This is a predicted structure of a 98-nucleotide RNA (SAM riboswitch aptamer (S box leader)) from Solibacillus faecavium.

[in-house]
RNA sequence: UUCUUAUCGAGAGAAGUUGAGGGACUGGCCCGUUGAAACUUCAGCAACCAACAUUAUGUCAGGUGCUAAAUCCAGUGGCGAUUGCCAGAAGAUGAGAA
Numbered sequence: 001u002u003c004u005u006a007u008c009g010a011g012a013g014a015a016g017u018u019g020a021g022g023g024a025c026u027g028g029c030c031c032g033u034u035g036a037a038a039c040u041u042c043a044g045c046a047a048c049c050a051a052c053a054u055u056a057u058g059u060c061a062g063g064u065g066c067u068a069a070a071u072c073c074a075g076u077g078g079c080g081a082u083u084g085c086c087a088g089a090a091g092a093u094g095a096g097a098a
Stems, first nucleotide, its partner, number of pairs: 001098008013042005021031003025075004043067003047064003051059003071090001076087004
């Protein structure tokens, strides 16, 4: 990097450096000099793997991960008078394989 698979309406923030972007993409709508993103430190949450157990669950916080807004909403199809529901596509994360 590619493929397969599971989950994605809950949860969890501060400081320092720095200085204008960011929320994947598109359209919206938001966040941002009352400092964005990035890096570092400490802290926290608990999705997957690991460990333990009374094993459809719970504990734990070791490995990744995460810590504005439902994956922020919609983006394709079906049903539906409308609100909406179901299934997809895309994306994120974990695990396995090549």

It was read from a public genome assembly, where an Rfam model found it. The source organism's lineage runs through Bacteria, Bacillati, Bacilli, Caryophanaceae and Solibacillus.